[in-house]
RNA sequence: GCGCUAAUAGCUCAGUGGUAGAGCGGCCGACUGCAAAUCGUCAGGUCGCCGGUUCGAUCCCGGCUUGGCGCU
Numbered sequence: 001g002c003g004c005u006a007a008u009a010g011c012u013c014a015g016u017g018g019u020a021g022a023g024c025g026g027c028c029g030a031c032u033g034c035a036a037a038u039c040g041u042c043a044g045g046u047c048g049c050c051g052g053u054u055c056g057a058u059c060c061c062g063g064c065u066u067g068g069c070g071c072u
Stems, first nucleotide, its partner, number of pairs: 001071007010024004018055001026042001028040003048064005
């Protein structure tokens, strides 16, 4: 330098064009003599950045940044 791939909640990851989700973690509550475990509830997101396509983009296209793998 070139190719492939990943970037979504505090962490690990789903979601492949039409309302952004789960597990763990966090707050509060139930249970308990107190706690742990368990159960319930709630909060938490400019979907890496800039453009484009579309009635509509996390999703498709171009560029960029960062990480991983490969080739030279």
This is a predicted structure of a 72-nucleotide RNA (transfer RNA) from Rhodotorula toruloides. Its mean pLDDT, the model's own confidence on a scale to 100, is 84. The sequence is in RNAcentral, with records from ENA and GtRNAdb. It matches the Rfam family "tRNA". By type it is a transfer RNA. Rfam links the family to the GO term triplet codon-amino acid adaptor activity.